Predicted 3D model of RNase P RNA and transfer RNA as a complex of 465 nucleotides.

[in-house]
RNA sequence: UCAGGUGGCUGGGCGGCCGCUCCUGCAAGUGCUGAAAAGCCGCAGGAGAGGAAAGUCCGGGCUCCAUGGAGGCAAGGUGCCGGGGAAAUCCCGGCGGGCCGGCUUUGGGCUGGCCUAGGGACAGCGCCGCAGAAAUCAGACCGCCAGGCUUUAGCCUGGUAAGGGUGAAACGGUGGGGUAAGAGCCCACCGCCCCAACCGCAAGGACGGGGGCACGGCAAGCCCCACCUGGAGCAAGGCCGAAUAGGGAUGCACCGCCCGCGCGUCGGGCAAGCGCGCCUCUGCGCUGGCAUCCGGGUAGGCUGCAUGAGGCGUCGCGCAAGCGCCGUCCCAGAUGAAUGGUCGCCACCCGCUCCGGCGGGAGACAGAACCCGGCUUACAGGCCAUCUGACACC
RNA sequence: GGCGCCAUGGCGGAGUGGUGACGCAGCGGAUUGCAAAUCCGUGUACCCCGGUUCGAUUCCGGGUGGCGCCU
Numbered sequence: 001u002c003a004g005g006u007g008g009c010u011g012g013g014c015g016g017c018c019g020c021u022c023c024u025g026c027a028a029g030u031g032c033u034g035a036a037a038a039g040c041c042g043c044a045g046g047a048g049a050g051g052a053a054a055g056u057c058c059g060g061g062c063u064c065c066a067u068g069g070a071g072g073c074a075a076g077g078u079g080c081c082g083g084g085g086a087a088a089u090c091c092c093g094g095c096g097g098g099c100c101g102g103c104u105u106u107g108g109g110c111u112g113g114c115c116u117a118g119g120g121a122c123a124g125c126g127c128c129g130c131a132g133a134a135a136u137c138a139g140a141c142c143g144c145c146a147g148g149c150u151u152u153a154g155c156c157u158g159g160u161a162a163g164g165g166u167g168a169a170a171c172g173g174u175g176g177g178g179u180a181a182g183a184g185c186c187c188a189c190c191g192c193c194c195c196a197a198c199c200g201c202a203a204g205g206a207c208g209g210g211g212g213c214a215c216g217g218c219a220a221g222c223c224c225c226a227c228c229u230g231g232a233g234c235a236a237g238g239c240c241g242a243a244u245a246g247g248g249a250u251g252c253a254c255c256g257c258c259c260g261c262g263c264g265u266c267g268g269g270c271a272a273g274c275g276c277g278c279c280u281c282u283g284c285g286c287u288g289g290c291a292u293c294c295g296g297g298u299a300g301g302c303u304g305c306a307u308g309a310g311g312c313g314u315c316g317c318g319c320a321a322g323c324g325c326c327g328u329c330c331c332a333g334a335u336g337a338a339u340g341g342u343c344g345c346c347a348c349c350c351g352c353u354c355c356g357g358c359g360g361g362a363g364a365c366a367g368a369a370c371c372c373g374g375c376u377u378a379c380a381g382g383c384c385a386u387c388u389g390a391c392a393c394c
Numbered sequence: 395g396g397c398g399c400c401a402u403g404g405c406g407g408a409g410u411g412g413u414g415a416c417g418c419a420g421c422g423g424a425u426u427g428c429a430a431a432u433c434c435g436u437g438u439a440c441c442c443c444g445g446u447u448c449g450a451u452u453c454c455g456g457g458u459g460g461c462g463c464c465u
Stems, first nucleotide, its partner, number of pairs: 001390010012346007020048007029041001031040003050365001054376002057374005062233004075229005080094005095118001096116009119224002124222002126218003141164002143160007172190006191213001192211004198205002237303004247294006256270005261264001272287005310329004315324003348361005395464007404418003412448001420436005441457005
């Protein structure tokens, strides 16, 4: 310098013109919409998407419903230690473990980067397919050794677990001694377990002594232990409230026939009246109540609704996450749903150049809807840090 | 806007740690003079990406797609 991985930051800037939404101020027609409340129409000024506004995976604020207290059961969730935080399947720093790489005196040690849902396997249950002799009360296929039989080949009995083979995993590993062959049988180192003291707030670490290996894995299988947890969600909830159709009360008008029950002027049928230009037959449709008042709900409107675990800056504390003091700022609020379009200059990339410039091009993911803190996912380009590799130079 | 559920061949649908049934449809064969029915046979099926595990359709996390409920 280039390429790749990981982490963090950023997500174009300035100006002109024309529009949209909201807020504030001024102004207005006895204007428009609406039952009303209220809203709209003019002018001026100000503000106007994000790091994820997304997924809705966690945790809260807020609202309604439920709930006497304590304990237990069930269901769901969380799970190394310390710190931060309102809380969290969140963040930071450690410990342990794993992967990759470098160095080295190579059983091992030191170091760099990354990952880590990481309590308990001696409370119990379950599973470990295939292969393999054997998969957890171990076991012996090939092999090795001893004895016996046999002409040899080989067979039988016993010992063994070093070697081979199977498997993800084979009941400590390496080296030496030892032995008929072997074996923690013995020894050294390492691993494991136990014990006392040391360091660390702790998880844990390291040293010493002892044991002689007995104790496989899986709990993102059931489970055990410890801790936590009411339910629903702004379409929550509150206020106002038409038209029409139901409900109730009162008054007036009408009251031919039949059937049914709920016995009410409730339902059904017939007759009656009216209409289809007129008459007859036939057919179809309509009417059989009206007025006033009350109440609930619907459409619709208002509210909830943006000053908040808030942003920015200086200083201090802390490895960090973060915390504290002070100063300063007010920063979207739509509802078939605004936040846009266009032009110029700069910034980025490419080409040309007489180094003054000229020409061309790209701009991602995506868009608030009650609010906030996290996580996850998507993302063109640019910047920074770190690791790895390659090349060049010293 | 909020809440819940599902995904296994062309279709329906079991299986929930050890390579996946069954039915219908399709294809081939037998049977038949030809068909139907019947019988036999037949397939590159676990939505995608990670993690746990020796091993994942299953367990866990994330994504994609579909369905339903609340004015």
Rfam match: Bacterial RNase P class A. The family's RNA type in Rfam is ribozyme. Its family is annotated with tRNA processing, ribonuclease P activity and dimeric ribonuclease P complex in the Gene Ontology. Its mean pLDDT, the model's own confidence on a scale to 100, is 76.